[in-house]
Molecule: RNase P RNA; transfer RNA
Organism: Sphingomicrobium nitratireducens
RNA sequence: UCAGGAGGCCGGGCGACCGCGGCCCCGGUUCGCCGGGAACGAGGAAAGUCCGGGCACCACGCAACGACGGUGCCGGGUAACGCCCGGCGGCUUCGCCUUCGGGCGCGGUCAGGGACAGUGCCACAGAAAGCAUUCCGCCCAUCUUCGGGUGGGUCAGGGCGAAAGGGUGCGGUAAGAGCGCACCGCGCGUUCCGGCAACGGACGCGGCACGGUAAACCCCACCGGGUGCAAGACCGAAUAGGGGCGGCACAUGGGCCGGUUGCGGCUCGUCGCCCGGGUUGGUCGCUGGAGGCGAGGGGCGACCCUCGUCCGAGAUGAAUGGUCGCACAGCCCUUCGGGGCGGACAGAACCCGGCUUACAGGCCUCCUGACACC
RNA sequence: GGCUCCGUAGCUCAGCCGGAUAGAGCGACGGUUUCCUAAACCGCAGGUCGCAGGUUCGAGUCCUGCCGGGGCCA
Numbered sequence: 001u002c003a004g005g006a007g008g009c010c011g012g013g014c015g016a017c018c019g020c021g022g023c024c025c026c027g028g029u030u031c032g033c034c035g036g037g038a039a040c041g042a043g044g045a046a047a048g049u050c051c052g053g054g055c056a057c058c059a060c061g062c063a064a065c066g067a068c069g070g071u072g073c074c075g076g077g078u079a080a081c082g083c084c085c086g087g088c089g090g091c092u093u094c095g096c097c098u099u100c101g102g103g104c105g106c107g108g109u110c111a112g113g114g115a116c117a118g119u120g121c122c123a124c125a126g127a128a129a130g131c132a133u134u135c136c137g138c139c140c141a142u143c144u145u146c147g148g149g150u151g152g153g154u155c156a157g158g159g160c161g162a163a164a165g166g167g168u169g170c171g172g173u174a175a176g177a178g179c180g181c182a183c184c185g186c187g188c189g190u191u192c193c194g195g196c197a198a199c200g201g202a203c204g205c206g207g208c209a210c211g212g213u214a215a216a217c218c219c220c221a222c223c224g225g226g227u228g229c230a231a232g233a234c235c236g237a238a239u240a241g242g243g244g245c246g247g248c249a250c251a252u253g254g255g256c257c258g259g260u261u262g263c264g265g266c267u268c269g270u271c272g273c274c275c276g277g278g279u280u281g282g283u284c285g286c287u288g289g290a291g292g293c294g295a296g297g298g299g300c301g302a303c304c305c306u307c308g309u310c311c312g313a314g315a316u317g318a319a320u321g322g323u324c325g326c327a328c329a330g331c332c333c334u335u336c337g338g339g340g341c342g343g344a345c346a347g348a349a350c351c352c353g354g355c356u357u358a359c360a361g362g363c364c365u366c367c368u369g370a371c372a373c374c
Numbered sequence: 375g376g377c378u379c380c381g382u383a384g385c386u387c388a389g390c391c392g393g394a395u396a397g398a399g400c401g402a403c404g405g406u407u408u409c410c411u412a413a414a415c416c417g418c419a420g421g422u423c424g425c426a427g428g429u430u431c432g433a434g435u436c437c438u439g440c441c442g443g444g445g446c447c448a
Base pairs, nucleotide, nucleotide: 001370002369003368004367005366006365007364008363009362010361013326014325015324016323017322018321020041021040024037025036026035027034028033043345047356048355050354051353052352053351054350055228056227057226058225061263062262063261064260065259068224069223070222071221072220073087074086075085076084077083088112089110090109091108092107094105095104096103097102113219114218118217119216120213121212122211135158136157137154138153139152140151141150142149143148166184167183168182169181170180171179185208186206187205188204189203190202192201193200194199232284233283234282235281242275243274244273245272246271247270248269253268254267255266256265257264291310292309293308294307295306296305297304298303328343330341331340332339333338375447376446377445378444379443380442381441384400385399386398387397393431403417404416405415406414424440425439426438427437428436
């Protein structure tokens, strides 16, 4: 310098003029509004509405149990989360080392509780699919018409499969086999060691009894009342609070207290479903907040603490735009003087914290590789 | 703005609790019949199961994220 990867940030700049929106100020007004002026006026995703909260209303007698939905290694952060940070463990690319068993390092990835609580499923193929099994082959015995048959042994080899009941080697054997041994792996245990913990190590026991699947039912632990600003409050306008169908009932009963039970409470025209009529105006909610910026401090980090400073949209058929000039990035042409084109994704609607998705281009940091130079 | 449901052939739909070469009716196309057409009969084609990723041995089906469409609420 170039290429690739990871992470973070920005995402058009400055000026002038003309517009638009609400707010404030000044002046006028026929009280409808009009004119002038100052500051302000989209985003990193405003999007999807996928999670978590604030806020508002509704429901809620209490307790226990249950149903339904969600989450799921450990610790931390946070208002909270399914988010984020750090760690642990599994799998794995690459590199290095190796006693060839494996180990270490930089990365990537994981919806990562439980499959000795129980149930289900494992198509096709295959002899056999979860409990074990013998199709070919091998070995032994026996029979033989010498082709083979019959009985037994056989987790080694072949074959089928996604998956066939530890792996490699040596011994052993009729052939084999954890049958025995070494190493690796696995399971169980420990008043051992390190760690808050997940877990790691050490030691002991067991030849090894543990197939997969829980984004199948399920079990365990934890969390969750419902509806969303078209919530909701007020003013004004309008109006008839109306009709139909069905169930149950005349109090030793019925209904309700969103499932059950118990205790208790309320009610006596009440419940369920459906249809119809009127209104379609305004004000509030509404934006100063888990807020931005800067400095200092704590922490590996997410993040937190303290101080200072700033106010940065609030529309309601819905404003946030257009033109010109100057530089900037990009593309094209070039007679190297210059000329032309032209700016990603997208746009608030109660507000925040996340996630996901879309996105031209630019900047910064780190890692890897190649080339050149020292 | 919020909530909610759906997506399988040209159209309308099945496809159960995961095990196919994904089916049915109508339609299209070809043929038989007819003077011709319709009807009838025979045959045949047609699918990225909206898209992408994941779980699983295996996905139309289960999970997640997008895309498209419908409905409801003052």